[in-house]
Molecule: c-di-GMP-I riboswitch aptamer
Organism: Sulfurovum sp.
RNA sequence: UCUGCACAAAGCUAAACUGUUUGCGAGGACAGGGCGGAAAGUUAUGGGUCUCACGAAGAUUGCCAGACUACUCAG
Numbered sequence: 001u002c003u004g005c006a007c008a009a010a011g012c013u014a015a016a017c018u019g020u021u022u023g024c025g026a027g028g029a030c031a032g033g034g035c036g037g038a039a040a041g042u043u044a045u046g047g048g049u050c051u052c053a054c055g056a057a058g059a060u061u062g063c064c065a066g067a068c069u070a071c072u073c074a075g
Stems, first nucleotide, its partner, number of pairs: 002075003012037002017032006035062001041068003045065003048060004
C1' cells in the first nucleotide's frame, strides 16, 4: 500500500418508535431507544426516490455507485 474481516479485543455509530423543537414540505436537531452497520465516517459528484412556492429550488449518504479519510487482526 492492497485485500479480507460486525466471527476476537478496544472503541464508534444508532433503525423503527416516543417526547421536545424547527421547516411550506420531504425532512432536520436534541433526548430516550436499539433494528442494524467493516466505513451506517466525510462529500449531494452521478443515478434513483421524495418534497415543493414546480424554478436553474430543496431533501435523502442507514437507496445504489464514485471520490476522500480511518482502528484492530490476518494474508